[in-house]
Context: one part of a larger RNA
RNA sequence: UGACGGGGACCCGCACAAGCGGUGGAGCAUGUGGUUUAAUUCGAAGCAACGCGAAGAACCUUACCAAGUCUUGACAUCUGGAUGACAGAGCAUGUAAAGUGCUUUCUCUUCGGAGCAUCCAAGACAGGUGGUGCAUGGGUUGUCGUCAGCUCGUGUCGUGAGAUGUUGGGUUAAGUCCCGCGACGAGCGCAACCCCUAUUGCUAGUUACCAGCACGUAAAGGUGGGAACUCUAGCGAGACUGCCGGUGAUAAAUCGGAGGAAGGUGGGGAUGACGUCAAAUCAUCAUGCCCUUUAUGUCCUGGGCUACACACGUACUACAAUGGCCAUUACAGAGGGAAGCAAUAUAGUGAUAUGGAGCAAAACCCUAAAAGUGGUCUCAGUUCGGAUUGAAGACUGAAAUUCGUCUUCAUGAAGCCGGAAUUGCUAGUAAUGGCAGGUCAGCAUACUGCCGUGAAUACGUUCCCGGGCCUUGUACA
Repeated sequence: UGACGGGGACCCGCACAAGCGGUGGAGCAUGUGGUUUAAUUCGAAGCAACGCGAAGAACCUUACCAAGUCUUGACAUCUGGAUGACAGAGCAUGUAAAGUGCUUUCUCUUCGGAGCAUCCAAGACAGGUGGUGCAUGGGUUGUCGUCAGCUCGUGUCGUGAGAUGUUGGGUUAAGUCCCGCGACGAGCGCAACCCCUAUUGCUAGUUACCAGCACGUAAAGGUGGGAACUCUAGCGAGACUGCCGGUGAUAAAUCGGAGGAAGGUGGGGAUGACGUCAAAUCAUCAUGCCCUUUAUGUCCUGGGCUACACACGUACUACAAUGGCCAUUACAGAGGGAAGCAAUAUAGUGAUAUGGAGCAAAACCCUAAAAGUGGUCUCAGUUCGGAUUGAAGACUGAAAUUCGUCUUCAUGAAGCCGGAAUUGCUAGUAAUGGCAGGUCAGCAUACUGCCGUGAAUACGUUCCCGGGCCUUGUACA
């Protein structure tokens, strides 16, 4: 100087407390361990691995296993040679021939050659998702932590390691700011600048809009028209403790108020200092060294990654009446669409099929939003719950057995709110309801977004956990 302490003082955080909802019990989905297997490819391992890499394993992917193929190789460069054709040749089919079908003269040229493509030969070499993330990156990521810290120059002090500044008194979300001070300044962080959102002015008015006028309809911006409103999208305005009062040290600031759409960082996002963990990644990529070279490379068929006594994590569905079923219809936002989205119509109980208007989309389509409202059921293992199983079908795709999704009929398991324990959340949040997208031929309870309905509680900091700053002790470095 750090680190540590079941030392001390101060402060903060859904850390506790106050509340609301979960997990842990059931079924199932998914990941992991274990076991099994020819193989169940590999990685990730407390927090910070375990719906993680994987934004989607039937083949492919695919790296694994079994059987088989090739050996200058599936891919690259270099050397040598051959071929690149007007009467046939080549390719496909075929055991072969015949037959049938398809194609047609490589490019430039100084005529020497050059280039390009295919084949053959020889080797230099290619190749490796083989090992080492404890050799590494000029890479990427997690974590402490969006915590408020981490440092430097000059000066001064100290023999020196070092100290000071950065400590102290206040204050802040903040090393934020003020005051003081042997320090004076500066840098990386904080904040601001960026994006979305909340209010409004101007400009613009189609594909969006319709107040007033006219036409028109069963209804309808449907039509003329309009530029008000909504909206769209560009430029502006607006919030700064700016104003008033109290407190404060005349400061920084804080408390209350006014005005205001918004008030003290308005709400959200992006943004992650010096560093820590020999943290993760050699399987994104790159790369040293080692290993392999008729195989640890390559191609192909089938299988496996989907196994199943069990254990754990994360979700989904429930156990019902704040509900189930039936009917009725009302109100979104954000996205996507050409090898695509697909309307009206017709067939089917349905998944879906036939057919195809329109739309490269503020125009057409996906698109029905669902919770909501009315009736019924009357507390039951039920009109709850839907696992499992049987039968019949639909779709995608060469292909659905291992191993996809969906529909209909039948079947109707566990489950009556969950032990010890444990977790998320402070407001348009939790909880709850649906919708869309990426991946994608097909496959979503996952992920990423979107809107609807919409709470309870916070006395407070004694305690648990983590962190910041000062101080103290130390047989630690």
Notes
A computed fold for a 477-nucleotide part of an RNA from an uncultured bacterium, annotated as small-subunit ribosomal RNA, 3' major domain. The coordinates come from a structure-prediction model, not an experiment, and the mean pLDDT is 80.